[in-house]
Formats: sequence, structure tokens, C1' cells
RNA sequence: GGGCCCUUAGCUCAUCUGGUAGAGCGCGGCGUUUGCAUCGCCGAGGUGAGGAGUUCGAGUCUCCUAGGGUCCA
Repeated sequence: GGGCCCUUAGCUCAUCUGGUAGAGCGCGGCGUUUGCAUCGCCGAGGUGAGGAGUUCGAGUCUCCUAGGGUCCA
């Protein structure tokens, strides 16, 4: 220098063919307990890496940029 892949909640990951973004763990509250833990219920938390384009509509398609992984030189 070139090819391919990845980037979504604090962490690990889903999200089918473009149609209102979810789970587990973690976090907060309540109940249960003498107390803690467990368990149950409820809740908060997302510019979907950054930007542009296509579209009535983009996490999803296209392009650029950044970071990471891998292979080739």
C1' cells in the first nucleotide's frame, strides 16, 4: 500500500425481506428477610462509531472518514 470482516445500552450480544430498537448480566426502586443474598414486580439507560447519499421511510442499501481484527505484498 491492497483485499475481507467488525463497530447497536455500562458489559456480552440479538434485531429475518428497509417499516415505532430488544434480551441476558449490571444499575435504581418496591416486596420478601432480624440483616444480606436468592427470588418476584416495576423502572432508568441508545444521535445504532462520525458524516453524506438513495428512499415516503435506513441499525439494515451505497459512498467517504475513524478505530479494531485478519490475510496478501
Transfer RNA from candidate division WWE3 bacterium RIFCSPHIGHO2_01_FULL_42_13, 73 nucleotides, folded computationally.
It matches the Rfam family "tRNA". Its family is annotated with triplet codon-amino acid adaptor activity in the Gene Ontology. From the family's description: Transfer RNA (tRNA) molecules are approximately 80 nucleotides in length. The family's RNA type in Rfam is transfer RNA.